A computed fold for a 90-nucleotide RNA from a Deltaproteobacteria bacterium, annotated as c-di-GMP-I riboswitch aptamer. The organism belongs to Myxococcia, within Bacteria.
RNA sequence: UUUACUGAAGGGCAAACCUUCCGAAAGGUUGGGGCGCAAAGCUUCCGGUCUAAGUCCAGAUGAGGCGGAUAAGGCAGCGGGGUUGCUAAG
Numbered sequence: 001u002u003u004a005c006u007g008a009a010g011g012g013c014a015a016a017c018c019u020u021c022c023g024a025a026a027g028g029u030u031g032g033g034g035c036g037c038a039a040a041g042c043u044u045c046c047g048g049u050c051u052a053a054g055u056c057c058a059g060a061u062g063a064g065g066c067g068g069a070u071a072a073g074g075c076a077g078c079g080g081g082g083u084u085g086c087u088a089a090g
Base pairs, nucleotide, nucleotide: 005090006089012037013036017032018031021028022027035077041083042082043081045080046079047078048075049074050073054070055069056068057067
C1' cells in the first nucleotide's frame, strides 16, 4: 500500500406510509418518516423486471372504447460490469 473478515468514532443515505408538484402509466420530485444500507455515490454497457402514451397487429363500430405485441419511458434499494470515494483499531 492492497484485499478479505470482525469492530470503534464522527458523519452520510433513506424502504413502507403520509404529503407537494410533474408524468398516459411505470416512476420521479418536495416536506415529513425510518425499513434498512459501507458504496443504498455516479453510470442503462449486459441480464432481469415494471409501465404501454405513441406505433404496429387483430377484430368491431355511426363513432369511441375494449384485446395482443412493442421502450424510444423507468427501476442503480434486482444482479453483474464500469467509474469515483469517507473512517482506520485488530